[in-house]
Molecule: transfer RNA
Organism: Leucobacter edaphi
RNA sequence: GCGCCUUUAGCUCAGUUGGUUAGAGCAUCUGGUUUACACCCAGAGGGUCGGGGGUUCGAGUCCCUCAGGGCGCACCA
Numbered sequence: 001g002c003g004c005c006u007u008u009a010g011c012u013c014a015g016u017u018g019g020u021u022a023g024a025g026c027a028u029c030u031g032g033u034u035u036a037c038a039c040c041c042a043g044a045g046g047g048u049c050g051g052g053g054g055u056u057c058g059a060g061u062c063c064c065u066c067a068g069g070g071c072g073c074a075c076c077a
Base pairs, nucleotide, nucleotide: 001073002072003071004070005069006068007067010026011025012024013023019057028044029043030042031041032040050066051065052064053063054062
């Protein structure tokens, strides 16, 4: 330098053919339970969906571009 994959909650990840309000587990917080802690039960908070632009009535999803990460190939030595 070229190609492919990837970026969604604090962490790990789902998200169907573009469709109405974006989800799970863990973690955190509150309450219950316990003499107490842990476990367990119930509930709550937490999201510019990597940045920007575009298409569309409508974009996490499609297109362009930039950036981060991973893999492969090539070049140099």